[in-house]
This record gives sequence, C1' cells and structure tokens, in this order.
RNA sequence: GAGACAUUAGCUCAGUCGGUAGAGCAUUCCCCUUUUAAGGGAAGGGUCGAGGGUUCGAAUCCCUCAUGUCUCA
Repeated sequence: GAGACAUUAGCUCAGUCGGUAGAGCAUUCCCCUUUUAAGGGAAGGGUCGAGGGUUCGAAUCCCUCAUGUCUCA
C1' cells in the first nucleotide's frame, strides 16, 4: 500500500427480506427460605462506532472516515 471481516445495553452476542431493537449474564426491587446460595417475578439501562446520501420510513442499502483482527504485498 491492497483486500476481507468485525463495531448493537455494563459484558458476551442475536437481529441476514428496509417497517419504529432483543436475549443471556450483571445491576436494582419483590416473592420464596430461619439466613445465605439456588429458584420464581418485575424494573432500569441503547442518538445500533462517527459523518453524509437514498427512501414515506435505515442497525439493515450506498459513500467517506475511525478503531480492532486476519490475509497479501
């Protein structure tokens, strides 16, 4: 220098066809238990890496940039 992949909740990750974003763990509260752990229920937590474009509508499509991993030179 070129190419591929990844970037979504505190962490690990889904969401692949464009239609208003979810799970597990963690956190808080409640139930259960003599207490803890385990178990059950609920709640909070997101400008979907940044900036533009297309569209009635974008995590999703297009462009540029950033960071990380890998391959080639």

Description: A computed fold for a 73-nucleotide RNA from an uncultured Clostridia bacterium, annotated as transfer RNA. The sequence was found in a public genome assembly. Rfam family: tRNA. From the family's description: Transfer RNA (tRNA) molecules are approximately 80 nucleotides in length. By type it is a transfer RNA. The prediction has a mean pLDDT of 80.